[in-house]
RNA sequence: AUUUAUAUGGCGCUGAAUCUUUUUGAGCGGGGGAACCAAUUUUUUGGGGUGAAUCCUUUUUAAGGUAGGGUAAUCUCUCAACCCGAACCCGACAGCUAACCUCGUAGGCGAUAGGGGGAAACUUU
Numbered sequence: 001a002u003u004u005a006u007a008u009g010g011c012g013c014u015g016a017a018u019c020u021u022u023u024u025g026a027g028c029g030g031g032g033g034a035a036c037c038a039a040u041u042u043u044u045u046g047g048g049g050u051g052a053a054u055c056c057u058u059u060u061u062a063a064g065g066u067a068g069g070g071u072a073a074u075c076u077c078u079c080a081a082c083c084c085g086a087a088c089c090c091g092a093c094a095g096c097u098a099a100c101c102u103c104g105u106a107g108g109c110g111a112u113a114g115g116g117g118g119a120a121a122c123u124u125u
Base pairs, nucleotide, nucleotide: 011110012109013108014107018026019025027105028104029103030102031101032100037095044092046093047090048089049088050087055065056064057063058062068084069083070082071081074119075118076117077116078115079114
């Protein structure tokens, strides 16, 4: 000097997953559920939900691409570069949906986080 591991304290990313008087809380997010509307059904060819994560092809269980999604002061547009494009749940059953009922508030990561435009906020004079 570099790399790896651990601990602590910050900063940040993904995500609804934060705050708090610690509580039959607040905020954020999801599901079920009338009328009206929609559907006039396509029901083992099961159906449905969370999520960006859907679909196609091939030498087929592994690759290639792809709808779509993400990347540092906040929001947004654009260019470039780099990534993701999974997994799980309900259990024969659910269109929308006011009142109402109900559930979650995690987990996993990173090391200089590029350029240009617009809007707002803050600070200084």